Background: Fluoride riboswitch aptamer (crcB RNA motif) from a Candidatus Edwardsbacteria bacterium, 62 nucleotides, folded computationally. Taxonomically the source falls in Candidatus Edwardsiibacteriota (Bacteria, Bacteria candidate phyla). The sequence was found by an Rfam model in a public genome assembly. The coordinates come from a structure-prediction model, not an experiment, and the mean pLDDT is 75.
[in-house]
């Protein structure tokens, strides 16, 4: 390299990791935040939910 068969296993839910559940996809797929404008621009969240550690932001007291 070419060729034939065959699917173990999963993937995925707007910034990281674990563990829980809840949806979704089936690789041509699920997913890839929101508002605004012609253009510049602005806004929230580390989760789809909960929980906890990371990191990051606000307020108070030592």
């Nucleotide at each position: 390299g070419a060729u034939u068969a065959g699917u173990a296993c999963g993937g995925c839910g707007a910034u990281g990791g674990a563990g829980u559940u809840c949806g979704c996809c089936u690789u041509u797929a699920a997913c890839c935040g929101c508002c605004a404008u012609a253009a510049c621009g602005g806004c929230u969240g580390a989760u789809g939910a909960c929980u906890c550690c990371u990191a990051c932001g606000u307020g108070a007291c030592u």